[in-house]
Predicted 3D model of a 504-nucleotide part of an RNA (small-subunit ribosomal RNA, 5' domain) from an Acidobacteriota bacterium. Rfam family: Bacterial small subunit ribosomal RNA. Its mean pLDDT, the model's own confidence on a scale to 100, is 88. The sequence was found in a public genome assembly.

Context: one part of a larger RNA
Order: sequence, then C1' cells, then structure tokens
RNA sequence: GAAUCAACGCUGGCGGCGUGCCUAACACAUGCAAGUCGAACGAGAAAGUCCCGCAAGGGGCAAGUAGAGUGGCGAACGGGUGAGUAACACGUGGAUAACCUGCCGUCGAGUGGGGAAUAACCUCCCGAAAGGGGGGCUAAUACCGCAUAACACCCGAGGACAUAAGUCCCCGGGUUGAAAGGAGCGAUUCGCUCGAUGAGGGGUCCGCGCCUGAUUAGCUUGUUGGUGAGGUAACGGCUCACCAAGGCGACAAUCAGUAGCCGUCCUGAGAGGGAGCACGGCCACACUGGAACUGAGACACGGUCCAGACUCCUACGGGAGGCAGCAGUGAGGAAUUUUUGGCAAUGGGCGAAAGCCUGACCAAGCAACGCCGCGUGGGUGAUGAAGUAUUUUGGUACGUAAAACCCUUUCGGCAGGGACGAAUUCUUGACGGUACCUGCGGAAGAAGCCCCGGCUAACUCCGUGCCAGCAGCCGCGGUAAUACGGGGGGGGCAAGCGUUGUUC
Repeated sequence: GAAUCAACGCUGGCGGCGUGCCUAACACAUGCAAGUCGAACGAGAAAGUCCCGCAAGGGGCAAGUAGAGUGGCGAACGGGUGAGUAACACGUGGAUAACCUGCCGUCGAGUGGGGAAUAACCUCCCGAAAGGGGGGCUAAUACCGCAUAACACCCGAGGACAUAAGUCCCCGGGUUGAAAGGAGCGAUUCGCUCGAUGAGGGGUCCGCGCCUGAUUAGCUUGUUGGUGAGGUAACGGCUCACCAAGGCGACAAUCAGUAGCCGUCCUGAGAGGGAGCACGGCCACACUGGAACUGAGACACGGUCCAGACUCCUACGGGAGGCAGCAGUGAGGAAUUUUUGGCAAUGGGCGAAAGCCUGACCAAGCAACGCCGCGUGGGUGAUGAAGUAUUUUGGUACGUAAAACCCUUUCGGCAGGGACGAAUUCUUGACGGUACCUGCGGAAGAAGCCCCGGCUAACUCCGUGCCAGCAGCCGCGGUAAUACGGGGGGGGCAAGCGUUGUUC
C1' cells in the first nucleotide's frame, strides 16, 4: 500500500446492489417450514335454516359437504450446518465385459377368469393420559392363487467379436406376469403389466494430486493371498470354513496434531504466499451412540426401534420431546438482523383439471458492515468589515472566506399522475400508490474525523516543567517543547475518518 463475514472510538444526509453468530455441532418457549389426489375405495356428520306437529319428535336443504379411514404418489428433493473425516472424502483423468435406476421420451406385446380378508363403522373392555385389546359388517388401482406370453431369466447346440473371466446374434427345452381399473353418452383419454432402448441420476474400482511433526521407526492376525460357500444391484476378506504365511514401511508405514474438499477469493510485476465467508459442485452430519424397516432411491433433519444424557406431563402405573429449517429466546462473546408480506414471478410436490401446499423463493424491515453513485449549493463580491490569533504595535493571517446582490433546486419535503415485471382472449402484482413523470416552496433540512519532530503532506502562541502526558520505530518532556494539553493556522481523507485484529 492492498484486502476484510470484522469489532471499537468520534461523527452521520440520500439512493442502488450486496452482505450480516467467525464464539457454545450450547440449551430452546411459541408459530410456521410436506403435502396432495373424491377422475382408486367404502362410509359419512353438525351448526344453521325451512316444513309438519300442542309437544315429544319427524322430514327437506345444508351435503355426498366438513372431518376421519383404506389406497396411490411425494415425503431420499428443496432448506441448514461443518461436528467428524488426512480418506478414492475431494479434484482431475479413466474403467464397469462387475452394476442399479421411480417419474420422463421412443418402440413391441398384453390387459382373461377367480378368491379370501381388513381399516373406517357398530359394540364390549382396559388405561389419568399417550394409547391398546376382543367380537361383528364392508370396498378398492389394497392383498392372494389360476390361465396365457417372449427378444426377459435358466439349461443345451451353433456363429461373430474379443480375450481375463466373457459379450452379442440365432435355434431348441423349462420357469415366471396384469388393476376384468377410473372418467366420459360416445369417440376417446388417464392408468396398469411384461420386454427393449434413450435421457437424466446414482453405486463401485483405478492412475495422479492432496497440511504439520522422526523429540512418532517399526506397523498388521480377517492381517496378506488361495480354494469353496454365503451375501450384495454389483466386484471384492464384504462375511464365514479350511489352507498357506504373508502384506505395508525412510519414495515416511504406524502414531500424534490440525483440517470438510474444490470452482474460486485476497495479495503480488510474476513466481509465490495466504484464505475456502457469500454464490456454484461434491462429501459428511441431524440431541449422543447403535440398528434395521419401507421403498426405484434412506440406514432417512421435521420416520421407526434400542440404549444414554437432558427437558416436560403424570392419577407414580406410565408417557412426550429433539430449531446445525424460517423467524425468535436465553447463554457465550468484542460482535452478527424481523417471532414481517406473498405464492404475483421462478422452481418443486400432488392432481385429468380447477386447484391445494411450499419460511424453497420473491419481496419488504433492521445494521455506513462493504462497494458504487449523488448531495450538503453556484456566480459576483475589498471599507480586505466585525471577531479571533499573532505582532518588532507599523502590521500580518483566517480571507472572496462572510455579509450583500444575482441565480439554480439535485437529494430530502409536500401535492397530482402512475408503471414494466402477466406468461393468457377474460381475469390474476406481495413488492406498491413503490420506481418514474409533473408541479410547489425555499439556500432552504444535510460535515465530520485524523494528523502537522523525522520517516510523512502540514507551524506558531500559551500552559506545563523528567510532572501531567505522548509514542508504529527513532524517541519527546528536568523553564523559551513545531513531539505533552489548549488556541489560531495548516495538511489529508470525506458520510465517513481513525484505532485494533488478521493476510499478502
């Protein structure tokens, strides 16, 4: 000098765009953050109102609505955090002839005929609650057999390619599948099943790269390899039985410490050094530890089970919970925001659609935290006014500075008009009566901070007297201090200026 997720001191007019718990992966009150489908299915209220009735009561509408249940899809995305991890975690380049893939696209074939249940509901019982049990009834795109079928799977023969097991084509034999569903008057459409292929997504493996310490030199028994088996979507000590005794290491194993990695960012002429905040990609985690279930996909933040710590409820028998989602609270800390509006846009889930949901997102709010832009006026104006400071008492400086006269009105204020963003014929805008435009008024409402011994740009007076104090380094101060404190003057930057921390 440059930079900063900054903080502190003094000061503070406006706008745009960004950024905002770096500390306790500490604990969390409250609300919201994942639902949707009646065009898969059965069942189905009430308030209110109208009618009949003396009343009790009954009936219609409300309404096949609300709410719940079965079922499907989603909930594995999106959002957060950086604890752990020195590792094929990540980056880069490959391999998969060792693999999977819901929804979507393309193509081929099919969608026949049956069965048994179960929730909801009714009823009984247990429990303070959370909840649970018995009996009875019922539906389906829920569940289970049967038939049919192959280019799918298994076995066998042949051919092509390739070689490490193998892959592909073709022929023969065997095995395995459906929701007969929904909507529509219908045409048709949405589905369903099997297979092939594509796209996108993922799993696994390998080469290379990837911090510090040798005051860590030896490490390893499923360890290293083989045979066989199990398991997996898939290769593999992944697991197991048996056999062999191997495997790694000074080209740094092992151990210890530290750390998410990268695109990138800062600095620097570059080489290099430092960082990994925001945004994007990947990984890991979800109170702590462990485990599996469901599913195309999880070993699953707002799912389940077990154990633990903590908090809460309890009738003491037993239960409930997990903000590292968005706000917000306490605590810690030098320090980091609103318990806001809207689904209008973009995107996502479900749905045939209308639509519903969406703290993703879009916006607004707070903070000079950063960058950028603008303003705080312009011109004329010498009795060089007053005042202040200084003085050799003559003067000199502030200084065209002020006053005064002329002018302008950015920004702010008030008033009127008023969008784009909407894709779509109609309708649809949170932001927002915002941006923007026009008018009104008046220089009016808007300047500070640091420094002035040298480095380093900017000098004098007074006070103090090794005191009080200053200080980044050198060093100032003990009676004439350009270095302390104040005044005047000056220099620098400017809605900021300094200080401190950190990096180059």